[in-house]
This is a predicted structure of a 177-nucleotide RNA (Lysine riboswitch aptamer) from uncultured Tumebacillus sp.
RNA sequence: GACGAGGCGCGAACGUUCAAGAGUACUGCGAGGAGAGACCGGGAGCUCGAAGAAUCGCAACGGAAAGGGAACUUCGCCGAAGUCGGGGCACAAGACCGGAGGCCUACGGCUGGGUCUGCAUCGAACAGGUGCAGGACUGUCACACUAAAAUGACCCCAUUUUAGUGUGGAGCACUUC
Numbered sequence: 001g002a003c004g005a006g007g008c009g010c011g012a013a014c015g016u017u018c019a020a021g022a023g024u025a026c027u028g029c030g031a032g033g034a035g036a037g038a039c040c041g042g043g044a045g046c047u048c049g050a051a052g053a054a055u056c057g058c059a060a061c062g063g064a065a066a067g068g069g070a071a072c073u074u075c076g077c078c079g080a081a082g083u084c085g086g087g088g089c090a091c092a093a094g095a096c097c098g099g100a101g102g103c104c105u106a107c108g109g110c111u112g113g114g115u116c117u118g119c120a121u122c123g124a125a126c127a128g129g130u131g132c133a134g135g136a137c138u139g140u141c142a143c144a145c146u147a148a149a150a151u152g153a154c155c156c157c158a159u160u161u162u163a164g165u166g167u168g169g170a171g172c173a174c175u176u177c
Stems, first nucleotide, its partner, number of pairs: 001177002004174001007078001009077005015072004026062001027059005035048003039099004081111005086105004112138002115135008140169013
């Protein structure tokens, strides 16, 4: 440098279907009667509001969507990818401030992998993701040991291959060339 292995393996798609979001938002009417303002907190000189705010109720055999999720398909792959920090970007936010959330990164760190349990967090969620801790499992390498076979003239012994047991390490690793 090339080709590869781990396995409920990883990720992507304006892909298809489905569940959930949700009988929610939304329209009309009635009640109500001064506040309300899109993740949370602070917040002014902003915006809306008696031409009726917040809130509640009724009706239409009314009634969504986005992000996220599951299966299938296709594609790209095996630091796949994820995450923390740094840097950058965008959005709507009542200027602005702080936090949370979204996207990018040939920057630095950590994590071999999937799974289960507990706690925390994002999320509408009992879905799923992520972090921390623990359990068993699994792949890989190293060391030690056991068994079988082969080879070294025989035994002992040594080497190799196969299978297994125990301990330990980490992907900038591991096998082959």

Its Rfam family is "Lysine riboswitch aptamer". About the family: Riboswitches are metabolite binding domains within certain messenger RNAs that serve as precision sensors for their corresponding targets. The prediction has a mean pLDDT of 78.